The prediction has a mean pLDDT of 83. SAM riboswitch aptamer (S box leader) from Virgibacillus profundi, 109 nucleotides, folded computationally. It matches the Rfam family "SAM riboswitch aptamer (S box leader)". Rfam describes the family as follows. The SAM riboswitch is found upstream of a number of genes which code for proteins involved in methionine or cysteine biosynthesis in Gram-positive bacteria. On this family, see Winkler et al., Nat Struct Biol 2003: "An mRNA structure that controls gene expression by binding S-adenosylmethionine". Its family is annotated with regulation of gene expression in the Gene Ontology. Taxonomically the source falls in Virgibacillus (Bacteria, Bacillati, Bacilli, Caryophanales).

RNA sequence: AAGUUACCAAGAGUGAAUGAGAGAACUGGCUCAACGACUUCACAGCAACCUGCCAUAAACGGUAAGGUGCUUCCCCCAGCGAAGCAAAACUGCUUUGAGUAGAUAACUA
Repeated sequence: AAGUUACCAAGAGUGAAUGAGAGAACUGGCUCAACGACUUCACAGCAACCUGCCAUAAACGGUAAGGUGCUUCCCCCAGCGAAGCAAAACUGCUUUGAGUAGAUAACUA
């Protein structure tokens, strides 16, 4: 790299370096960004998964923060279907379900 499973509307910031775009891909939007975004480092924090401890018949749960991870906007929104509402209509809005892909964790090899 690949595969499998689970999960993704909660949570959590300061400083420094760098200096132009960033938000996975495609399309259409939208948001952030020289009042410095993105990325990297340090410290701090959060608690998604693993892990330790507690609790339980079990599950749910509580706690710790060791291993990963995370700390702008719902995976930023939509792109297929269903239901409802609005409209003369083109369409729009809300709710919900599925699929594809992505991020993260654990496992396999």